[in-house]
Molecule: THF (Tetrahydrofolate) riboswitch aptamer
Organism: bovine gut metagenome
RNA sequence: GCAGAGUAAGAUCCUAAGCGUCAAGUGUCCGAAGAACGGGGAGUUGUCUUCGGAACGAAAAGCCCAUGCGGCUUGCGGUUUACGGAUCUGCAUCCCGCUGC
Numbered sequence: 001g002c003a004g005a006g007u008a009a010g011a012u013c014c015u016a017a018g019c020g021u022c023a024a025g026u027g028u029c030c031g032a033a034g035a036a037c038g039g040g041g042a043g044u045u046g047u048c049u050u051c052g053g054a055a056c057g058a059a060a061a062g063c064c065c066a067u068g069c070g071g072c073u074u075g076c077g078g079u080u081u082a083c084g085g086a087u088c089u090g091c092a093u094c095c096c097g098c099u100g101c
Base pairs, nucleotide, nucleotide: 001101002100003099004098009089010088011087012086013085014084015082016081017080018079019077020076021075028054029053030052031051032050033049034048035047039096040095041094042093060074061073062072063071064070065068
């Protein structure tokens, strides 16, 4: 000098257990705070989380009796969680390091 490897994490599907279906959650926008980002260092206008605000917005049906703010079943929700399973993606970027030549 050339080539390459590896992370945190993310996405989709599956499984299980929940929550909602009396509308919370999810998604979108604005603001604030925080966190993480290959082995080391730095680190964004990118990513994620929390909080506040705004606009928008939904799928219920059946059964049971002890008739209750009740229970059960099947659905539904861009629903939540898991050191769960599978697949895929994967250092914004900069410097150094590692492996091969």